[in-house]
RNA sequence: AUAGAGGUGCAGCUGACAAGAGUAGCAAUUAUGAGUUAGGCACAAUGAAGAUUAAUUGUGAAAGGGGAAGUUGCCGAAGCUUAAAUCAUGCCAAAGAAUUAAGCUGGGUCGCAGUUUAAUAAAUUGCGGACUGUCGCGAAAAACUCGCGGAGCGCUAU
Numbered sequence: 001a002u003a004g005a006g007g008u009g010c011a012g013c014u015g016a017c018a019a020g021a022g023u024a025g026c027a028a029u030u031a032u033g034a035g036u037u038a039g040g041c042a043c044a045a046u047g048a049a050g051a052u053u054a055a056u057u058g059u060g061a062a063a064g065g066g067g068a069a070g071u072u073g074c075c076g077a078a079g080c081u082u083a084a085a086u087c088a089u090g091c092c093a094a095a096g097a098a099u100u101a102a103g104c105u106g107g108g109u110c111g112c113a114g115u116u117u118a119a120u121a122a123a124u125u126g127c128g129g130a131c132u133g134u135c136g137c138g139a140a141a142a143a144c145u146c147g148c149g150g151a152g153c154g155c156u157a158u
Stems, first nucleotide, its partner, number of pairs: 001158004007075001009074006017066001025059007035046003039092003078105007086097002106132002109129008134150006
């Protein structure tokens, strides 16, 4: 440099379907009676021709997230943490998107706790359990098996 292996393997796209939810909103009636408009401020709008709140009746969504199946690219596949500047915005904050740098994680799974979320789904962080692939050391008998330890900038073949 090339080609490969781990397997409920990783990620992207589309996506039946479930949930969100009989929720938000809208309309009507009754009661209340001065404020209301995303976290704050400003601007602007609206309100006694009834704001807001509550109840009843009627009507009634969507987004983010999940996801069978299909398909594409792959094996640091990919994910996470921290920091920086950029995007959008009236300003600040929060959240989101992509980029760069540094660091951590072999892989999936189960349990507990935290965070996000409508959620007990899912994601993610930490801790732990068994399993599994790989290399090293030891026992042993070549293989199989067992014990201990390490990490993907690894391992195998040429």
The RNA shown here (Lysine riboswitch aptamer) has 158 nucleotides and comes from uncultured Lactobacillus sp. Of the family's consensus pairs, 98% are formed in the model. The prediction has a mean pLDDT of 80. RNAcentral holds the sequence, with entries from MGnify.